Predicted 3D model of a 74-nucleotide RNA (transfer RNA) from an Anaerolineae bacterium.
Its mean pLDDT, the model's own confidence on a scale to 100, is 81.
The organism belongs to Anaerolineae, within Bacteria.
The RNAcentral record of the sequence draws on ENA.
RNA sequence: AGGGGACUAGCUCAAUUUGGCAGAGCAUUCGCCUCCAAAGCGAAGGGUUGGGGGUUCAAGUCCCUCGUCCCCUG
Repeated sequence: AGGGGACUAGCUCAAUUUGGCAGAGCAUUCGCCUCCAAAGCGAAGGGUUGGGGGUUCAAGUCCCUCGUCCCCUG
């Protein structure tokens, strides 16, 4: 320099196929249970979907650009 991939909740990851309400587990907080705690059960909070722009009635998803990381070629 060229090619490919990844980026979504505090953490690990779905949702991309076919654009159509942003989710799960763990963690956190509260409640139930218990003499207390753990375990178990229930609930709640937590998101600029890496940054910016575009297309669209509608974008995590499509297009452009930038950034970080990983792999391949030279």